RNA sequence: GCUCGCGUAGCUCAGUUGGUAGAGCGCGGCACUAGUAAUGCCGAGGUCCAUCGUUCAAGUCGGUGCGUGAGCA
Numbered sequence: 001g002c003u004c005g006c007g008u009a010g011c012u013c014a015g016u017u018g019g020u021a022g023a024g025c026g027c028g029g030c031a032c033u034a035g036u037a038a039u040g041c042c043g044a045g046g047u048c049c050a051u052c053g054u055u056c057a058a059g060u061c062g063g064u065g066c067g068u069g070a071g072c073a
Stems, first nucleotide, its partner, number of pairs: 001072007010025004019056001027043005049065005
């Protein structure tokens, strides 16, 4: 330099045919216990990398940029 993949919660990751975003772990509260651990219930936490475009509607489709990984030279 060329080609391809990935970027979503603090971390690891889902998200179907475009229809208004979830799980596990972690965190906070409550219950339980003599107390702790474990367990159960509830809750907080997201501009879905940025920007432009397509669309009534974009995490999802297209362009560009950035970051990251792999392959080729």
Molecule: transfer RNA
Organism: Penicillium arizonense